[in-house]
Context: one part of a larger RNA
RNA sequence: GCCUGCGAGUCAGUGCCACGUCGCGAGGUUAACCCGUGUGGGGGAGCCGUAGCGAAAGCGAGUCUGAACAGGGCGUUCAGUGGCGUGGUCUGGACCCGAAGCGGAGUGAUCUACCCAUGGCCAGGUUGAAGCGACGGUAAGACGUCGUGGAGGACCGAACCCACUUCAGUUGAAAAUGGAGGGGAUGAGCUGUGGGUAGGGGUGAAAGGCCAAUCAAACUCCGUGAUAGCUGGUUCUCCCCGAAAUGCAUUUAGGUGCAGCGUUGCGUGUUUCUUGCCGGAGGUAGAGCUACUGGAUGGCCGAUGGGCCCCACAAGGUUACUGACGUCAGCCAAACUCCGAAUGCCGGCAAGUGAGAGCGCAGCAGUGAGACUGCGGGGGAUAAGCUUCGCAGUCGAGAGGGAAACAGCCCGGACCACCGGCUAAGGCCCCCAAGCGUGUGCUAAGUGGGAAAGGAUGUGGAGUUGCGAAGACAACCAGGAGGUUGGCUUAGAAGCAGCCACCCUUGAAAGAGUGCGUAAUAGCUCACUGGUCAAGUGAUUCCGCGCCGACAAUGUAGCGGGGCUCAAGCACACCGCCGAAGCCGUGGCAGUCCCACAGUACCCAAGCCCUCAGGGGUUCAGGGGUGGGGCUGGGUAGGGGAGCGUCGUGCGGGCAGUGAAGCCUCCGAGUGAUCGAGGGGUGGAGGCCGCACGAGUGAGAAUGCAGGC
Numbered sequence: 001g002c003c004u005g006c007g008a009g010u011c012a013g014u015g016c017c018a019c020g021u022c023g024c025g026a027g028g029u030u031a032a033c034c035c036g037u038g039u040g041g042g043g044g045a046g047c048c049g050u051a052g053c054g055a056a057a058g059c060g061a062g063u064c065u066g067a068a069c070a071g072g073g074c075g076u077u078c079a080g081u082g083g084c085g086u087g088g089u090c091u092g093g094a095c096c097c098g099a100a101g102c103g104g105a106g107u108g109a110u111c112u113a114c115c116c117a118u119g120g121c122c123a124g125g126u127u128g129a130a131g132c133g134a135c136g137g138u139a140a141g142a143c144g145u146c147g148u149g150g151a152g153g154a155c156c157g158a159a160c161c162c163a164c165u166u167c168a169g170u171u172g173a174a175a176a177u178g179g180a181g182g183g184g185a186u187g188a189g190c191u192g193u194g195g196g197u198a199g200g201g202g203u204g205a206a207a208g209g210c211c212a213a214u215c216a217a218a219c220u221c222c223g224u225g226a227u228a229g230c231u232g233g234u235u236c237u238c239c240c241c242g243a244a245a246u247g248c249a250u251u252u253a254g255g256u257g258c259a260g261c262g263u264u265g266c267g268u269g270u271u272u273c274u275u276g277c278c279g280g281a282g283g284u285a286g287a288g289c290u291a292c293u294g295g296a297u298g299g300c301c302g303a304u305g306g307g308c309c310c311c312a313c314a315a316g317g318u319u320a321c322u323g324a325c326g327u328c329a330g331c332c333a334a335a336c337u338c339c340g341a342a343u344g345c346c347g348g349c350a351a352g353u354g355a356g357a358g359c360g361c362a363g364c365a366g367u368g369a370g371a372c373u374g375c376g377g378g379g380g381a382u383a384a385g386c387u388u389c390g391c392a393g394u395c396g397a398g399a400g401g402g403a404a405a406c407a408g409c410c411c412g413g414a415c416c417a418c419c420g421g422c423u424a425a426g427g428c429c430c431c432c433a434a435g436c437g438u439g440u441g442c443u444a445a446g447u448g449g450g451a452a453a454g455g456a457u458g459u460g461g462a463g464u465u466g467c468g469a470a471g472a473c474a475a476c477c478a479g480g481a482g483g484u485u486g487g488c489u490u491a492g493a494a495g496c497a498g499c500c501a502c503c504c505u506u507g508a509a510a511g512a513g514u515g516c517g518u519a520a521u522a523g524c525u526c527a528c529u530g531g532u533c534a535a536g537u538g539a540u541u542c543c544g545c546g547c548c549g550a551c552a553a554u555g556u557a558g559c560g561g562g563g564c565u566c567a568a569g570c571a572c573a574c575c576g577c578c579g580a581a582g583c584c585g586u587g588g589c590a591g592u593c594c595c596a597c598a599g600u601a602c603c604c605a606a607g608c609c610c611u612c613a614g615g616g617g618u619u620c621a622g623g624g625g626u627g628g629g630g631c632u633g634g635g636u637a638g639g640g641g642a643g644c645g646u647c648g649u650g651c652g653g654g655c656a657g658u659g660a661a662g663c664c665u666c667c668g669a670g671u672g673a674u675c676g677a678g679g680g681g682u683g684g685a686g687g688c689c690g691c692a693c694g695a696g697u698g699a700g701a702a703u704g705c706a707g708g709c
Base pairs, nucleotide, nucleotide: 001709002708003707004706005705006704011092012091013090015089016088017087018086019085020084021083022082023081024080027048028047029046033042034041035040052059053058062074063073064072065071095233096232098230102223103222104221105220106219107218113197114196115195116194117193118192119191120190121189122187124156125155126154127152131148132147133146134145135144136143160184161183162182164181165180166179167178168177199215201211202210203209236643237642238641239640240639241638246259247258248257249256250255260367261366262364263363264362265361266360267359268358271357273352274351275350276349277348278347279346280345286339287337288336293333294332295331297329298328299327300326305321306319307318308317309316370395371394372393373392374391375390376389377388378387379386400411401410402409415588416587417586418585420584421583422582426578427577428576429562430561431560435575437574438573439572440571441570442569448564454548455547458545459544460543461542462541463540464539465538466537467536475532476531477530478529479528481505482504483503486500487499488498511526515524516523589633590632591631592630593629594628595627596626597625602624603623604622606619607618608617609616610615644698646695647694648693649692650691651690652689653688655686662682663681664680665679666678667676668675669674
């Protein structure tokens, strides 16, 4: 890992609530217990109901408050009660598994820590303390030398002890080892045997270390099914409906309570919703501001203040300073408004729709982590697949088609079947269903098929304007002069370093000079003019499509690919077609609503009559049923309904050695869980159907449990 088996909403309570059903009914019912064994009889204590109100005394269809015969509050109308079943709830382990832990009683020092008692062990080599002796030395000493001696948590180094480095090992040879080195090795040394200290306790040269591979409180059993607002798991089918991720509160934020939203039953019966008309509230968007409050730009005016002049004081003059108020013009505002929409909201009337509309009561829930997109805002940086509100949509809980792929985008809501049709979004050269469709243009960049400020004789279109057969623009030929080297400055300054001025003359035209150049001149050139030539040539604005700007890591890699250029790109117009689980067609199933049928006939419920109970008769409408019509059938959490199957019990009915169950196989039926007459094989003794009842009642998941492989 697979297979098989096991594996999770149970039981209890004269608890509580609701629904269904049964008994009795203004009543209903017993509990303990007794007699007893027929699940029989007794037992009325008690409980619920039949009357309420008040804190109570108490009064009573009323009562309380109150001075009140006022008003107001709660009542006065409405059948209950006891079983059984179902849904929920409470108390219990309470759907199942899961802690770390807490407490109690015990077991452990054969591991290890420390201590006690008694034993054992330390090859070999080295160094050479004190003391002592001899000699030297001294007044005597001290002291020196030589010898002797054999000290030391001394030295080197085996056994022994340790564990510093590194390599290997790391599903190991080993749940701590192996190899090579390393440290101690007469000491606070190592070690044998016996003994002692015990769990909030021991022991500890202290690491929270060690106390039997377990230690910030050992291990075993018990309390114990501790608790777990947490995680995981929770087993058959079909049908109907179908959420929420919000508000308020919370030692609350991943929990919970109430409300909101779902479902089921009962009631009400269009009250809901949409559209039109009418009436209304409001201060948003926008706009505006000598209409306020503030902000803020420029001009005019110029008070005040400052500077300067004048001045004994007072006064005065002036000002390229400051700049109030006023004025002109143009602006800004979530917390400005003289104004002011569209939507939305409230009410009235009418019409439409009438659908799993609205509202009320009751049972049961789930949700209370939301996500993205568009629009209106706040926060942020007018960042974020960011965050937080509002409105809407989708996903969530939604499949299908499109967007290459792609929960939240676009189209569109899947009951089932069909080798039928029409469309949506999006597409129609090939991959790939359908047009290499038609018409007119644009693009040359593979732009299309990624990007800004900015830049540019790209190209198409629409304007405005200058010059032009009295000859423009471009090119070529020629001129481009004189006063004058203007004045100043300067070493020089002559058109051309710089400053000032920028005149006059000749002339067709020519600047006191556009650029290059020189030390300064010179020289080249331009403006300007004539000629040759011959028809357009400049400037500017707007629009369409392009160009540059444009650099990244495996391999093209920014059309999905191939590939595409009067397009298979872009723009406009048009005609076709394809295209979905949408819509239509044909057949079928189910739900719900409406209508009809009941005539000779069925069952349930309700009323009436008969009957000793059981039961029988009858009536109309309702449900089941049959037929027709309309609508509906995506679905998570969740609510509701109808069923299948397993085991057992009661009653009734069948089967079985002429072969039960079970198993294998073939075939068939049903919407499904499932079922089956039958055929064959195996098997060898029980089993099936109907009605009713009761559950240890359905397995794929729980790092589930056990076994097998």
A computed fold for a 709-nucleotide part of an RNA from Sinomonas cellulolyticus, annotated as large-subunit ribosomal RNA, domain II.
The full RNA is in RNAcentral, with records from ENA.
Lineage of the source: Bacteria > Actinomycetota > Actinomycetes > Micrococcales > Sinomonas.
Rfam family: Bacterial large subunit ribosomal RNA.